SAM riboswitch aptamer (S box leader) from Paucihalobacter ruber, 122 nucleotides, folded computationally. The model forms 97% of the base pairs in the Rfam consensus.
RNA sequence: AUGUUAUCAAGAAAGGUGGAGGGAAUAGACCCGGUGAAGCCUUAGCAACCCUUAAUUAUAAGAAGGUGCUAAAUUCUACUUUCAAGGCAAUUCAUUUAUUGCGCUUGAUGGAUAGAUAACCC
Numbered sequence: 001a002u003g004u005u006a007u008c009a010a011g012a013a014a015g016g017u018g019g020a021g022g023g024a025a026u027a028g029a030c031c032c033g034g035u036g037a038a039g040c041c042u043u044a045g046c047a048a049c050c051c052u053u054a055a056u057u058a059u060a061a062g063a064a065g066g067u068g069c070u071a072a073a074u075u076c077u078a079c080u081u082u083c084a085a086g087g088c089a090a091u092u093c094a095u096u097u098a099u100u101g102c103g104c105u106u107g108a109u110g111g112a113u114a115g116a117u118a119a120c121c122c
Stems, first nucleotide, its partner, number of pairs: 003120006013043005021032003026078004044070003049066002051062004074114001079111002082108005087102005
């Protein structure tokens, strides 16, 4: 690196240095940034994957250590299922309708792909 399993709508800052970018990739949007981006250093904090303790069939507590993290849902969308509303077309009915289709629009739930983190395997 690849693979497996789990989680990802919660939470959490300040200083120094640095000097223009950043928010994973591609595309489209939107947002943050000289009122100082990324990176690096120090301290603090959040969380509970490994870990510690107790218990046990998978739970509770803890936070010394190993990671990780500290704008916005993984910032949002893209592939797909279903549902709803609207629009368009056709058919049918008719005082007021009903049915079908859509490679149309918007929204909501689920799945997939990709990504991030941890542990395991190697």